[in-house]
Molecule: SAM riboswitch aptamer (S box leader)
Organism: Hymenobacter oligotrophus
RNA sequence: UGCUUAUCCAGAAAGACUGAGGGACUGGGCCCGACGACGUCUUAGCAACCGGCCAUUGCGGCAAGGUGCUAACUCCCUUCCGAAGCCACUAAGCGGCGUUCGGAGAAGAUGAGCG
Numbered sequence: 001u002g003c004u005u006a007u008c009c010a011g012a013a014a015g016a017c018u019g020a021g022g023g024a025c026u027g028g029g030c031c032c033g034a035c036g037a038c039g040u041c042u043u044a045g046c047a048a049c050c051g052g053c054c055a056u057u058g059c060g061g062c063a064a065g066g067u068g069c070u071a072a073c074u075c076c077c078u079u080c081c082g083a084a085g086c087c088a089c090u091a092a093g094c095g096g097c098g099u100u101c102g103g104a105g106a107a108g109a110u111g112a113g114c115g
């Protein structure tokens, strides 16, 4: 770096150093940030994917191993579909908006396996 697969509305912060942007990407929104964000390190914690241990035959528990994570749903939307809503027109019906909700997809993150 690529492929496959599972998960992504739960959960979990203090200190030190540093010093200006940061929240992956396009565009839009919204937010964090000199009352020090982001990042790095230490400690603490969360979780239970892998591994371990205990229990069980039906999928449970523990936590001093390997990862991961500790603002906001993966911060939200972006593409498609559906429901409700709003607007305009109509004989029936259709068109538009993209406000709310739901589903799918794309992209991304993390684990495990493989090349």
Stems, first nucleotide, its partner, number of pairs: 001115008013043005021032003027077003044070003049066002052062003074107001079104006085097003089093001